[in-house]
Context: one part of a larger RNA
């Protein structure tokens, strides 16, 4: 290059925004740059192909064709694509009103519960386990009761439920804010779609400043268990989990399934708005759109399984693989306070 892949065989960048780029709806004129077509030129000879011929034949050689799929200029064609203009609403947003939500930031408040402290009862065990001990208590513990302090999480409601681009998001209030969804008009008139770099955003765990510290618990320390036990089990425990601001940028960051649009049989559920029947009302019942699940048709799949939330038919854009292992590693570079990250080989082995 040409072909064929990515859900489980290697292979969707953890997720956004979005600048170039590449693709891009409906009509109509106009244009000819792509695109077609026709002439003219040239596209050396030799060679290859084809036709005759010459050496007895044949390699060889003559001679004539065709080709040389290309450039070039010239006269056309106007459907595609571009491109210039005019309009259009089925794409796209905008405005009205209406709800649902652990989206998100901040501030404040409240209950249970464990810990500790302080005070009453109250005596001798309590704790912990397969069993024990190590550990606390006569300097009164554990249990009970009152009272304080402090920090973290917020039972029930909860719910294959809601949010949200993805990490994630749950006690109640208030304040600021961001998306989505449903009705029905009105409006702008392609204003889309993707998306190399690039730039926010990212669990946990880690680093760095300064707090804070109940409970948990890496490391450590001690009791058990063990043929040993640098473990499981126990008693204690310090980084850390919290907070504020700053890095760090990875995860089975998994639906292990990129975005977007358009099609392609059903069945039954859950949310959130509407509509219609009907009721005193609420339910129920039929029904729309959105959103989220289970089942199964046609297809599709190596199976397994997917199946209008496609892994089904198609198209646009992006990443991404090309035998294990050496290796997600070396050396280089970038970027980080480090700790590491992104980038990414080879020899040499099967």
């Nucleotide at each position: 290059u040409u072909g064929g892949g990515c859900g489980u065989a290697a292979a969707g960048c953890g997720g956004a925004u979005g600048c170039a780029g590449g693709c891009g709806g409906u009509g109509a004129a106009g244009u000819a740059a792509g695109u077609c077509a026709g002439a003219u030129g040239u596209g050396a000879a030799a060679g290859c192909c084809c036709a005759g011929g010459g050496c007895c034949c044949a390699a060889c050689c003559c001679u004539g064709g065709a080709a040389u799929u290309g450039c070039a200029u010239c006269c056309g064609a106007a459907a595609c694509u571009g491109c210039u203009u005019c309009a259009c609403u089925a794409g796209a947003g905008u405005c009205u009103c209406g709800g649902a939500g652990a989206g998100g930031a901040a501030a404040g408040c409240g209950g249970a519960a464990u810990u500790c402290c302080c005070g009453g009862u109250g005596u001798a065990g309590a704790g912990g386990u397969g069993a024990a001990a190590u550990u606390c208590g006569u300097a009164g513990a554990u249990a009970u009761c009152g009272g304080g302090a402090g920090g973290a999480a917020u039972a029930c409601c909860a719910g294959u439920g809601g949010c949200g681009a993805a990490g994630g998001c749950g006690g109640c209030u208030u304040u600021c804010u961001g998306g989505a969804c449903a009705c029905u008009u009105a409006c702008u008139g392609a204003c889309g779609c993707u998306g190399a770099g690039a730039c926010g955003c990212g669990a946990a765990a880690g680093c760095g400043u300064g707090g804070g510290g109940a409970g948990c618990a890496a490391a450590c320390a001690g009791g058990a268990u063990u043929a040993g036990a640098u473990a499981c089990c126990c008693u204690g425990g310090u980084a850390g989990u919290c907070c504020a601001c700053g890095c760090c940028g990875u995860a089975a960051a998994c639906g292990u399934u990129g975005a977007g649009u358009g099609c392609u049989c059903g069945u039954c559920g859950a949310u959130g708005c509407g509509g219609g029947u009907a009721u005193u009302g609420a339910c129920c019942c039929c029904u729309g759109c959105a959103u989220u699940g289970a089942c199964c048709a046609a297809g599709c799949u190596a199976a397994c399984g997917c199946a209008u939330u496609a892994a089904g038919c198609a198209c646009u854009c992006c990443g991404c693989c090309u035998g294990g292992g050496g290796a997600g590693u070396a050396c280089g570079g970038c970027c980080g306070c480090a700790a590491g990250g992104c980038u990414a080989a080879a020899a040499c082995u099967c």
This is a predicted structure of a 350-nucleotide part of an RNA (small-subunit ribosomal RNA, central domain) from an uncultured prokaryote. The coordinates come from a structure-prediction model, not an experiment, and the mean pLDDT is 87. The full RNA is in RNAcentral, with records from ENA.